Two RNAs folded together computationally: RNase P RNA and transfer RNA, 468 nucleotides in total. It holds a member of the Rfam family "Bacterial RNase P class A". It is annotated as a ribozyme.
RNA sequence: CGAGCCGGCCGGACGGCCGCGGCGGGCCCGAAGAGGGUCCGUCGAGGAAGGUCCGGGCUCCACAGGGCAGGGUGGUCGGUAACACCGACCCGGGGUGACCCGCGGGAAAGUGCCACAGAAAGCAGACCGCCUUCCGCGCUUCGCGGGAGGUAAGGGUGAAAGGGUGGUGUAAGAGACCACCAGCGCUCGCGGUGACGCGGGCGGCUAGGUAAACCCCACCCGGAGCAAGGUCAAGAAGGAGCGGUCCGUGAGGACCGCUCCGCGCGCGGCGUUUGAGGGCGGCCCGUCCGAGCCGCGCGGGUAGACCGCUAGAGGCCGUCGGCAACGGCGGUCCCAGAUGGAUGGCCGUCGCCCCUUCGGGGGUACAGAACCCGGCCUACAGGCUGACUCGUCCG
RNA sequence: GUGGGCGUAGCUCAGUUGGCAGAGCGCCAGGUUGUGGUCCUGGAUGUCGAGGGUUCAAGUCCCUUCGCUCACC
Numbered sequence: 001c002g003a004g005c006c007g008g009c010c011g012g013a014c015g016g017c018c019g020c021g022g023c024g025g026g027c028c029c030g031a032a033g034a035g036g037g038u039c040c041g042u043c044g045a046g047g048a049a050g051g052u053c054c055g056g057g058c059u060c061c062a063c064a065g066g067g068c069a070g071g072g073u074g075g076u077c078g079g080u081a082a083c084a085c086c087g088a089c090c091c092g093g094g095g096u097g098a099c100c101c102g103c104g105g106g107a108a109a110g111u112g113c114c115a116c117a118g119a120a121a122g123c124a125g126a127c128c129g130c131c132u133u134c135c136g137c138g139c140u141u142c143g144c145g146g147g148a149g150g151u152a153a154g155g156g157u158g159a160a161a162g163g164g165u166g167g168u169g170u171a172a173g174a175g176a177c178c179a180c181c182a183g184c185g186c187u188c189g190c191g192g193u194g195a196c197g198c199g200g201g202c203g204g205c206u207a208g209g210u211a212a213a214c215c216c217c218a219c220c221c222g223g224a225g226c227a228a229g230g231u232c233a234a235g236a237a238g239g240a241g242c243g244g245u246c247c248g249u250g251a252g253g254a255c256c257g258c259u260c261c262g263c264g265c266g267c268g269g270c271g272u273u274u275g276a277g278g279g280c281g282g283c284c285c286g287u288c289c290g291a292g293c294c295g296c297g298c299g300g301g302u303a304g305a306c307c308g309c310u311a312g313a314g315g316c317c318g319u320c321g322g323c324a325a326c327g328g329c330g331g332u333c334c335c336a337g338a339u340g341g342a343u344g345g346c347c348g349u350c351g352c353c354c355c356u357u358c359g360g361g362g363g364u365a366c367a368g369a370a371c372c373c374g375g376c377c378u379a380c381a382g383g384c385u386g387a388c389u390c391g392u393c394c395g
Numbered sequence: 396g397u398g399g400g401c402g403u404a405g406c407u408c409a410g411u412u413g414g415c416a417g418a419g420c421g422c423c424a425g426g427u428u429g430u431g432g433u434c435c436u437g438g439a440u441g442u443c444g445a446g447g448g449u450u451c452a453a454g455u456c457c458c459u460u461c462g463c464u465c466a467c468c
Base pairs, nucleotide, nucleotide: 001391002390003389004388006386007385008384009383010382012350013349014348015347016346017345018344020044021043022042023041024040025039026038027037028036029035046366050377051376053375054374055373056372057371058225059224060223061222065285066284067283068282070221071220072219073218074217075089076088077087078086079085090104091102092101093100094099105216106215110214111213112210113209114208127155128154129151130150131149132148133147134146135145136144137143138142163181164180165179166178167177168176182206184203185202186201187200188199189198190197191196229307230306231305232304238261239260240259241258242257243256244255245254246253247252263299264298265297266296267295268294269293270292277289278288279287314333315332316331317330318329319328320327321326351364352363353362354361355360396467397466398465399464400463401462402461405420406419407418408417414451422438423437424436425435426434444460445459446458447457448456
C1' cells in the first nucleotide's frame, strides 16, 4: 500500500423567533388548596422507542396439591432475577489465516419412511460379468445356446449397494485368513470441575440415512395480563328490611327518610346437598366456595376522575475479583410520563453527500415512548475508532 | 394488549403420512361459419409472498421476515 476479519462508538452542531406536554414557583380571575389564565425556572424519544419472538419484575386469581395430556429447552462449565440470552471451553465442518458456521442428547429401545432409476433399498441382493458342472450344436487346444449351482473382485443404477489398500488363498471369489490404516464396543491408566483428550489391552470384523417423522431420555413450565388491579363519582327498570306521616273498619295502599342488594324482560336447557357452576387453561382425582349457571332474542345504562405511573435488576466515574460474561465496594447524577395522546415548525451559519452552465441548486437515513426491565430478531444515509490476519514492496 | 387464519398460473381455488405442482374460468393457435359468438381439437402459463436451514429430495418440516385478514371491554 492492497485485500480481509472481528469488535466499540456516533448517528448532525450552534444561534434567533414562535409553539406544545410534565413538574416547581410568582401574580391574576375565583368563596376555594376546585378550575382557569399569564410569566419565570427546569425536564422532554431511540439505538433500535419497531416486530411482539423469548425471559423476568409487578398485580390479581386459593401462595397455585397429585397424575395424564400439552408446550418448551437440548455439547460442557459458568454468568444472571430469569431466559431460547451472554461468556469461556469441547466436538464436528469451512477458510492459507485473522476468524466463521452448527435446532450440537439418543438411530446396537421400538415403529415408520427412503420416490425415480436399479436385479436388489434394509431379517440385503445374481442384471451384465467371473467360475464349476450337465445337455445340445458347430465340430474338435475352442466357441455358441439352454439348465443347475458358486461368487459381492469388476461393470452398470442411485443421495445411499453392508469398511479401505496390499497380500495369502481359491475353480472363481469372499475378513475365509494376514499386515497396515480408518472406525466401533468393552476395559484400564493419565490429564481436565466437566464436555472431552492422550495412551495401553481385549473383542468382533463394520454397525446405512432420517428424530427440524413418531418416539425415548434429561431438565423446565399454574393461569391471566396495566383494558392487571384499587379508590371515588354517575347511571339503567327496580327489589328487600326498618322507621315516620297520611288514607282505609280491616287485609293493605300512597309518600318520605335510612340501610342493604342489583341492568331489565321473554323463550329454551341444566341444577339446588343425588351439587349446576366457579377458583381450574384440556381431562381425571383431590380440595375450597357454592345457588344459581348456560344459549338465543329484545330493550337499556356507562364509556368520567384519581392512584397504579415511573428512582430503576437505573446511568456515569473510580477501584477490586474474574481469561471473559459478570459481580463486590465507593463516589456522583436524576434522566419523558401523554390519555385523541406533547417532544414540533421557520430562519441564519457550519458539517456531510449529490448535481453544476461554478453563480448556485437539491438532499441529510431507519424510525417515534404508552406499566417497567433483560435479551433476541429486523430496519438504518453517512461517519469516527481499536485489535488482528494474509499478500506485495522497502529498511 | 391477547389469540387465530391466509399468501400456489392473469382470476377463483385444490394439493397429507416430504417424492416430476393440478382443476375451473380466462389466454393463444387451428377447425366449424359469409363474419362474430357458441361448439370441437390442441397448446402455453408458475422465483408456491421473500430469505436461510434440515433432508438424497421441501409447496409441505424448522427459523427469520413481508403483506393481508379475523376475533376479543